The RNA shown here (transfer RNA) has 73 nucleotides and comes from a Candidatus Woesearchaeota archaeon. The RNAcentral record of the sequence draws on ENA. Lineage of the source: Archaea > Nanobdellati > Candidatus Woesearchaeota. Its Rfam family is "tRNA". Its mean pLDDT, the model's own confidence on a scale to 100, is 82.
RNA sequence: GGGCCUGUGGUCUAGUGGCUAUGACACCGCCUCGACACGGCGGAGAUCACCAGUUCGAACCUGGUCAGGCCCA
Numbered sequence: 001g002g003g004c005c006u007g008u009g010g011u012c013u014a015g016u017g018g019c020u021a022u023g024a025c026a027c028c029g030c031c032u033c034g035a036c037a038c039g040g041c042g043g044a045g046a047u048c049a050c051c052a053g054u055u056c057g058a059a060c061c062u063g064g065u066c067a068g069g070c071c072c073a
Stems, first nucleotide, its partner, number of pairs: 001072007010025003018056001027043005049065005
């Protein structure tokens, strides 16, 4: 330098053009218990890496940029 893949709460993850973006773990509160753990109920937390475009409508499609990974030279 060229090609391909990936980027979504603190971590991992679902989503494949349209309903308030899903779940688990972690965190916070309450209940339970003599107490802790487990368990039950509830809560906070992501404007989907960034910038444009297409579309009535984009996490999703297109282009570019950035970051990471793999391969080729």